[in-house]
This record gives sequence, structure tokens and C1' cells, in this order.
RNA sequence: GGAGCCAUGGCGCAAUGGCAGCGCGCCCAACCUCCUAAAGUGUGUUGGGAGGUCGCAGGUUUAAGUCCUGUUGGCUCUA
Repeated sequence: GGAGCCAUGGCGCAAUGGCAGCGCGCCCAACCUCCUAAAGUGUGUUGGGAGGUCGCAGGUUUAAGUCCUGUUGGCUCUA
């Protein structure tokens, strides 16, 4: 120099061109456990909630995380 793959909440990952979701984590509540005179502790279960505009910039389209172009970073292959 050439080629391929990856980039999406704090973390790990999904999403056929048609409402951006899941698990873990975080916050709140109830229940349960332990302990107490009360306050409280802490494991678990259940329910609810916050948190993203999808690496960046353009393009196509009624509609883009998804398709096209350029670009940044990482990994791999190759000369």
C1' cells in the first nucleotide's frame, strides 16, 4: 500500500429498510430473611423507573442501527 471484520445505555450483546430492545448493573416500592424496644441489616422474589438518538460526516429512500460514499479508532489477513 491492498483486503476483510468490529464500533448500539455503565458493561456484555440483539434488532428483515417500518416504534431502538434483552441480560447484568443502577434507582424506587412491596414481600420474604436476619436482628431490634424502636431504628435498622442483608440475601432473594416480584413490580415499577432512569439512562442511547446507534463512532463521526454526508447521500439514497415516504421511512436508515440496517443500503451507498467518505472518514476516525480497534483487530485480522496480505504485499
The prediction has a mean pLDDT of 82. The RNA shown here (transfer RNA) has 79 nucleotides and comes from Effrenium voratum. The organism belongs to Effrenium, within Eukaryota. The RNAcentral record of the sequence draws on Rfam. Rfam family: tRNA. The family's RNA type in Rfam is transfer RNA. Gene Ontology term of the family: triplet codon-amino acid adaptor activity.